[in-house]
c-di-GMP-I riboswitch aptamer from Desulfuromonas sp., 85 nucleotides, folded computationally.
The coordinates come from a structure-prediction model, not an experiment, and the mean pLDDT is 79.
The sequence was found by an Rfam model in a public genome assembly.

RNA sequence: AACUGCUAAAGGCAAACUCGGGGAGACCUGAGGACGCAAAGCCACGGAUCUAGACUCAUUAUCAUGAGAUCGCCGGGCCGCCAGG
Numbered sequence: 001a002a003c004u005g006c007u008a009a010a011g012g013c014a015a016a017c018u019c020g021g022g023g024a025g026a027c028c029u030g031a032g033g034a035c036g037c038a039a040a041g042c043c044a045c046g047g048a049u050c051u052a053g054a055c056u057c058a059u060u061a062u063c064a065u066g067a068g069a070u071c072g073c074c075g076g077g078c079c080g081c082c083a084g085g
Stems, first nucleotide, its partner, number of pairs: 003084003006085001012037002017032006035072001041078003045075003048070004057066003
């Protein structure tokens, strides 16, 4: 370095829900709170699910396409803590 995560320890994250703030919405965010998590760290790249106010604008010969949310849905990529009894 790769691999493994049954045990222990150091430390980490934080679902639902409540209150405050933001957003049209999915949802995000601060505080409280812990259902869980060995990547529940990061990236919307492929799939999936979800949202949809404006109809301007852009691309395209036309049909048409586009915007956004979830990485705690699956896969992929990048990086990383502890231990190896």